Predicted 3D model of a 527-nucleotide part of an RNA (small-subunit ribosomal RNA, 5' domain) from an uncultured Gammaproteobacteria bacterium. RNAcentral holds the full RNA, with entries from ENA, Greengenes and SILVA. It matches the Rfam family "Bacterial small subunit ribosomal RNA". Rfam links the family to the GO terms structural constituent of ribosome and ribosome. The prediction has a mean pLDDT of 83.

Context: one part of a larger RNA
RNA sequence: GAACGAACGCUGGCGGCGCGCUUAAUGCAUGCAAGUCGAACGGUGAAAUCGAUUUCGGUCGGUGGAUCAGUGGCAGACGGCUGAGUAACACGUAAGCAACCAACCCUUGGGUGGGGAAUAACAUUGGGAAACCAAUGCUAAUACCGCAUAGUCUUUGGAACCAAAAGGUUUCAAUGUAAAGGCUUCGGUCGCCCGAGGACGGGCUUGCGGCUUAUCAGCUAGUUGGUGGGGUAAAGGCCCACCAAGGCGACGAUCCUUAGCUGGUCUGAGAGGAUGAUCAGCCACACUGGAACUGAGACACGGUCCAGACUCCUACGGGAGGCAGCAGUGGGGAAUAUUGCGCAAUGGGCGAAAGCCUGACGCAGCCAUGCCGCGUGUGUGAAGAAGGCCUUAGGGUUGUAAAGCACUUUCAAUUGGGAAGAAAAGUUUGUCGUUAAUAGCGCCAAGCUCUGACAUUACCUUUAGAAGAAGCACCGGCUAACUCCGUGCCAGCAGCCGCGGUAAUACGGAGGGUGCGAGCGUUAAUC
Numbered sequence: 001g002a003a004c005g006a007a008c009g010c011u012g013g014c015g016g017c018g019c020g021c022u023u024a025a026u027g028c029a030u031g032c033a034a035g036u037c038g039a040a041c042g043g044u045g046a047a048a049u050c051g052a053u054u055u056c057g058g059u060c061g062g063u064g065g066a067u068c069a070g071u072g073g074c075a076g077a078c079g080g081c082u083g084a085g086u087a088a089c090a091c092g093u094a095a096g097c098a099a100c101c102a103a104c105c106c107u108u109g110g111g112u113g114g115g116g117a118a119u120a121a122c123a124u125u126g127g128g129a130a131a132c133c134a135a136u137g138c139u140a141a142u143a144c145c146g147c148a149u150a151g152u153c154u155u156u157g158g159a160a161c162c163a164a165a166a167g168g169u170u171u172c173a174a175u176g177u178a179a180a181g182g183c184u185u186c187g188g189u190c191g192c193c194c195g196a197g198g199a200c201g202g203g204c205u206u207g208c209g210g211c212u213u214a215u216c217a218g219c220u221a222g223u224u225g226g227u228g229g230g231g232u233a234a235a236g237g238c239c240c241a242c243c244a245a246g247g248c249g250a251c252g253a254u255c256c257u258u259a260g261c262u263g264g265u266c267u268g269a270g271a272g273g274a275u276g277a278u279c280a281g282c283c284a285c286a287c288u289g290g291a292a293c294u295g296a297g298a299c300a301c302g303g304u305c306c307a308g309a310c311u312c313c314u315a316c317g318g319g320a321g322g323c324a325g326c327a328g329u330g331g332g333g334a335a336u337a338u339u340g341c342g343c344a345a346u347g348g349g350c351g352a353a354a355g356c357c358u359g360a361c362g363c364a365g366c367c368a369u370g371c372c373g374c375g376u377g378u379g380u381g382a383a384g385a386a387g388g389c390c391u392u393a394g395g396g397u398u399g400u401a402a403a404g405c406a407c408u409u410u411c412a413a414u415u416g417g418g419a420a421g422a423a424a425a426g427u428u429u430g431u432c433g434u435u436a437a438u439a440g441c442g443c444c445a446a447g448c449u450c451u452g453a454c455a456u457u458a459c460c461u462u463u464a465g466a467a468g469a470a471g472c473a474c475c476g477g478c479u480a481a482c483u484c485c486g487u488g489c490c491a492g493c494a495g496c497c498g499c500g501g502u503a504a505u506a507c508g509g510a511g512g513g514u515g516c517g518a519g520c521g522u523u524a525a526u527c
Base pairs, nucleotide, nucleotide: 001527002526006523007522008521009520010519013374014373015372016371017370018369020366021332026330027329028328030327031326032325035074036073037072040071041070043067044066048063049062050061051060052059053058082284083283091209092208093207094206095205096204097203100202101201105198106197107196108195109194110193111192112191113147115145116144122137123136124135125134126133127132151177153176155174156173157172158171159170160169161168162167181190182189183188218248219247220246223245224244225243226242227241228240229239230238260282261281262280263279264275265274266273267272287308288307289306290305291304310321311320312319313318338364340363341362342361346360347358348357349356350355377407378406379405380404387398388397389396390395411468413463416460417459421454426448427447428446429445430444432442433441434440471516472515473514474513475512476497477496478495482511483510484509485508486507492499493498
């Protein structure tokens, strides 16, 4: 000098864009943060409406559409938080998988036949303080289970070609294995099942690279390799039985300390050094430890089970919970914000769609915490006013500074107007494609209608008036800036050298000056 997720002291007008628990991965009241689908299903079923009946009160049946809870499907593995652990194929980079998976999506081939048994909801009964549970009975499905059929699928065996090999491709035979319907204007449309290919996403392996300590020198028994099996989507001591005795290490094994890694960020002419907040990629974790279930995907933050610590409820028998999601709170700390608005936009989940959900996100609030911009007036004005300070008492300086005169009105205040962020979706019409079709569906075009949290928005404009807006540090040298008074090795200053013991440009005050300026200075750590 630069820089900061900063803090502290003094001061503080406005705006734009960013940032904001670095400490206790400490404990958490309260609210919200993951639902959706009635066009999968059985119930319950308001208004309205149709029919039958009627003792004119109603009753029964149909249409209709709302739907808490339930069965079922998809999504809760994304998004969001944190950095505790991890020195590791965790990350980065470059390769490999002839050793793999892949829901939703796209392309493509084929299929969707015929049956069955249950179960929740519900009803009845019982147990329990509650959480909840049990028994009996009834019922539906795109829930569940056989049968039929099928292949380029599975398994086994054979053949050909390719490959260094494990093996790959093609082909033959046997074997095993599938499905679900909904809506409909009956045309279709959305699904479902079995294959093949793609895309997106993942899994595994390897080379190389990046901390410290030798005041850690030896480490290792599933350890190193083989054979055979098991397991997995998949290679493999991943696991197991047997066999062999290997494997790593001064090119630093092993142990210990520390640490999420990277793109980047800061600094520097560069080389390098330091760092890993925000944003982006990857990894890991979700009260602590362990485990699996479901599923295309988890060993799962707002799922399950077990153990533990802690908190809460209890009728003492037993139960409930997990903010390292967004706000907020106690505590810790030098220190870090609102229990805000909205789904209008972007994105995500579900749905045929309308739509619903979304503390992701978009916005607003708080903080000079940072960067950037603007303002606090402009011109004129010598009687060089008064006052202050200094003085050799003549004067000098503050100083064109003020006053006065003439102007301007940014920003703030006030009046009125007022974009863009909105494209979709819906509906009507038309061409085209699909189709037997003028249904339906899809693309495109046109018309109409409608959707804004921010928002009293940006921006423009009216009115008034210099009106509402300057501080902080320093002045011995380094280092830009000097005198007086007070003090008297005292009180004090200080980054280094050093000042202060009676004339202190170094302490304290004043006048003056210098630097920066809505900031200025100090402190911490970094280059």